[in-house]
This record gives sequence, C1' cells and structure tokens, in this order.
RNA sequence: CCAAAAGUUUUCUAGGGUUCCGCAGCAGAUGCUGGUCUGGUCCGAGAGAAGACGCACGUUAUCGUGUACACGGCGGGACAAAAGCCCGGGAGGA
Repeated sequence: CCAAAAGUUUUCUAGGGUUCCGCAGCAGAUGCUGGUCUGGUCCGAGAGAAGACGCACGUUAUCGUGUACACGGCGGGACAAAAGCCCGGGAGGA
C1' cells in the first nucleotide's frame, strides 16, 4: 500500500418527527389550524442493551465457552415527516 473478514434477526431504549389517535383553539355535523402539544400508533442505532439462530473451539449424547475492537463530518435520500434510519465500519482522522 492492497485484499479479505468483523454474520443474520427479534424485542427494547437513546433519539425522531407528525400520517392516524388523543389534546388545544376556531367553527357549523363531516371540518380547518397547531409537534414552539406531555402522550398512544409510527420510524429507530455498525460504533446502545438484552435474547435467538448461525459460526468456532471443547465436550460426551448432553452441554459449556466465545462471538472481540470501533473517533467520525458536510451533504444527499426515503416514508406522512424527521432522526444515532440509509448512503456509512463511507469522506476524513488517530
């Protein structure tokens, strides 16, 4: 310097906005406005948590252990919209 690998998924959380519900206001029944409304539905972490499977090694018919490390823009994208979502273990840095 280059290549490969660092698994998949579920639930939850940090966080996020505003389709729906709720709430508030204006109205005239369906309505309109408000997320600078705590919330419920909803989205949701590579670098957050807890599992399951898978894999590796060891075991004796059943189990055990491990699954490490990881600073990070600007900008763009989707869904209703936004985000530690995706681009991205990216650019860059040490």
Description: The prediction has a mean pLDDT of 85. Guanidine-I riboswitch aptamer from Lentibacillus salicampi, 94 nucleotides, folded computationally. It matches the Rfam family "Guanidine-I riboswitch aptamer". Rfam links the family to the GO term regulation of gene expression.